[in-house]
Two RNAs folded together computationally: RNase P RNA and transfer RNA, 447 nucleotides in total. Its mean pLDDT, the model's own confidence on a scale to 100, is 76. It holds a member of the Rfam family "Bacterial RNase P class A". Rfam describes the family as follows. Ribonuclease P (RNase P) is a ubiquitous endoribonuclease, found in archaea, bacteria and eukarya as well as chloroplasts and mitochondria. Gene Ontology terms of the family: dimeric ribonuclease P complex, tRNA processing and ribonuclease P activity.
RNA sequence: GAAAGUAACCGGGGUAAUCGCGGAAAGUCGGGUAACCGAUUUUCUGAGGAAAGUCCGGGCUCCGCAGGGCAGGUCGCCGGGUAACUCCCGGUGCGGGUGACCGUGAGGAUAGUGCCACAGAAACGAAGACAGCCUAUGUGAAGGAAACUUUGCAGGCGAAGGUGCAACGGUGGUGUAAGAGACCACCGGCGACAUCGAGAGGUGUCGGCCGGGUAAACCCCGACCGGAGCAAGGUUAAAAAGGGAAUUAAGGUUGCCCGCCGCUCCCUUGGUAUACCGCUUGAGGCGUGCAGUAAUGUACGUUCGAGACAGAUGAUUACCGCGGUAAAUUUAUUUACCGACAGAACCCGGCUUACAGGUUACUUUCACAA
RNA sequence: GCCUCGGUAGCUCAGUUGGAUAGAGCAACCGCCUUCUAAGCGGUAGGUCAUGCGUUCGAAUCGCAUCCGGGGUACCA
Numbered sequence: 001g002a003a004a005g006u007a008a009c010c011g012g013g014g015u016a017a018u019c020g021c022g023g024a025a026a027g028u029c030g031g032g033u034a035a036c037c038g039a040u041u042u043u044c045u046g047a048g049g050a051a052a053g054u055c056c057g058g059g060c061u062c063c064g065c066a067g068g069g070c071a072g073g074u075c076g077c078c079g080g081g082u083a084a085c086u087c088c089c090g091g092u093g094c095g096g097g098u099g100a101c102c103g104u105g106a107g108g109a110u111a112g113u114g115c116c117a118c119a120g121a122a123a124c125g126a127a128g129a130c131a132g133c134c135u136a137u138g139u140g141a142a143g144g145a146a147a148c149u150u151u152g153c154a155g156g157c158g159a160a161g162g163u164g165c166a167a168c169g170g171u172g173g174u175g176u177a178a179g180a181g182a183c184c185a186c187c188g189g190c191g192a193c194a195u196c197g198a199g200a201g202g203u204g205u206c207g208g209c210c211g212g213g214u215a216a217a218c219c220c221c222g223a224c225c226g227g228a229g230c231a232a233g234g235u236u237a238a239a240a241a242g243g244g245a246a247u248u249a250a251g252g253u254u255g256c257c258c259g260c261c262g263c264u265c266c267c268u269u270g271g272u273a274u275a276c277c278g279c280u281u282g283a284g285g286c287g288u289g290c291a292g293u294a295a296u297g298u299a300c301g302u303u304c305g306a307g308a309c310a311g312a313u314g315a316u317u318a319c320c321g322c323g324g325u326a327a328a329u330u331u332a333u334u335u336a337c338c339g340a341c342a343g344a345a346c347c348c349g350g351c352u353u354a355c356a357g358g359u360u361a362c363u364u365u366c367a368c369a370a
Numbered sequence: 371g372c373c374u375c376g377g378u379a380g381c382u383c384a385g386u387u388g389g390a391u392a393g394a395g396c397a398a399c400c401g402c403c404u405u406c407u408a409a410g411c412g413g414u415a416g417g418u419c420a421u422g423c424g425u426u427c428g429a430a431u432c433g434c435a436u437c438c439g440g441g442g443u444a445c446c447a
Stems, first nucleotide, its partner, number of pairs: 001366010013320007021046011048341001052352002055350005060229004067258004072225005077091005092106001093104004107220002112218002114214003130161001132157003137154007169187006188210002190207007233277003241268005251261003269447004284303008322339008371443007380396004389427001398414005420436005
C1' cells in the first nucleotide's frame, strides 16, 4: 500500500427566523349556582435502530384456582447467564477458509414400524448369480496303454463387470482350484480398558468386533407448556326495543372425558362512550468501582427523555457544512442534481427482515522498502 | 392493535405415508362440420407450483424466513 475479518457506533447535518400540529403547566376572557364547557396567551416538551414482521419469551389484567387423565404443542451436544426464552456467553464435535475467522436443525436407526421411485440378479434379510470365475472334491461321458486332456452334473465363490444416491468397511499384499477379514500392514468405524476434564468430549493401548440410509416419516427417551389478550379489564352516565333458547339447562375451563364455577346465552335493531382510568418511573437511561474469560450480576452517584385515539412530530427562507454524480473553467474552485430503510399506540427482553452513506478500534494474508 | 386462514395455467379448482413428463373444466389459438355463426368433434400452446434458503438420492408436498391477500374482533340495552 492492497485485499479481507471481527467488534462497537452514527445515520434526512447544524444555527437563526416565521407559520402550523400533538401533549403538559400557569394565566386571561366569556357562559354556568356549581361541577365544568368554549376561546385565547406564555413557557416547556414531542419517533427508531430497526418504532417494521408479529416469530419467540415475560410483566400486567381478567376468567378462574390451573385439579386428574387422554390427546396436542415446543425444545433437544455440554456448562453457565436471565424475570423468561426458539435468546445470549463460554466450551466440545463436525464442516468451510492460506489465515484472521465463519457456519452448525448436533438426543436415539442395536426398542419397534414404515419408506427407499426408475434402473438393477438383489434395496436390508446377514439376502442375492444377470452376464461370470473355478474343477481342488464327488460323479457321469468321450479320447488315451497310462499319466492325463476335454466336457456335463452336483458343488464352491460375493473378488472383478454392469445398475443405482446408496450394493453389506476401503487400499495394497499373503493365500487359494477360484475366492473371501480367511490372514497381515495402513486408514475409517464400533467396543473394552487406562488416563485427562465439572461435562460434552480428548489422548493412548488392545480386540477382526465390521449389521446401509431416512426421525425438518411415525415413533422412543428427557425437559417444559391452563386459557385469553389493553378491542385485557375497571369507573360513572345517557338512551332503550323486538325475537329466540334454556332452568333436567345454556355458557366458561382452546379438542375429548371426569371434576369445578355457575345464572344467563344467541340473533336483529338501536344507543353511546371513539368519555375517564389503565397510560407510561421502568427487569429505565448514563457514569464510576467491584466480582466474572464472557454473557451478566452488584454497590454508589446522577437523571426523567412522546403519550395520541380518523391517530401529532411538518413546511418555507437565510447562512454554514458532509458524501456522491455531471458540467464548466482559473486545476481547485464554481454551478446544478441526488442522499437510504422507514413513522411510536399497554410496556419490556430477544430474534428475523430492510437500509444511501459515514466513523472508530483490533486482527489476518499478500506485495514493496529499510 | 390482536387473533386466524390462504397463495398451483388467463379464471375456478384437483393433486399428501415425498417418486421424477404437475392434471381437469371453462377461456385462447388451429383444423373439421355449416351458406355463415353458435353448439359439436379433433388437436395445439400456455406453469419460475408466491419468493428464498434448507432436510432428503429426490420437494407442489416436509421445516424455517420473507412477500402478498382474505376473514373475525369494542361497550351498553